[in-house]
Molecule: transfer RNA
Organism: Pararhizobium sp. BT-229
Formats: sequence, C1' cells, structure tokens
RNA sequence: GCUUCGGUAACUCAGCGGUAGAGUGCCUCGUUCACAUCGAGGAAGUCGGCGGUUCGAACCCGUCCCGAAGCACCA
Repeated sequence: GCUUCGGUAACUCAGCGGUAGAGUGCCUCGUUCACAUCGAGGAAGUCGGCGGUUCGAACCCGUCCCGAAGCACCA
C1' cells in the first nucleotide's frame, strides 16, 4: 500500500430501512442485627467523525479516523 471484518450504555454484545435493546456493573427502595443473596424501580447511548441517498438511516453509498486478520513491498 491492497483486501476482509469490526467500532452501538462504564464493560461484553444484540439489533441490518420505520426512529435503540439485553446481560453485567452503577443508583434508590424492600428484605437482614449487618453484609451478601434475592425482589422492585431508576439513571446511563447525537449508534467512531463528516457528507450523500431516502418520506424516514445504527442499518444503504462516499470519504476520513481507530482496531484486528490476511496479502504485497522492503532497493
């Protein structure tokens, strides 16, 4: 340099055109002498950036950034 895959909540991931979810973690309440466990509720994301297509984009297209794998180059 080229190709492919990936980037979504603090973390691990789902969602592949109709406007974003789960588990873990965190907070509050209940339970307990207390802690843990368990139960109930809650907060948390301009979906990597910018632009385009579309009535509508996390999803499709272009470009850039970051990560992984493979290939090439290495006079």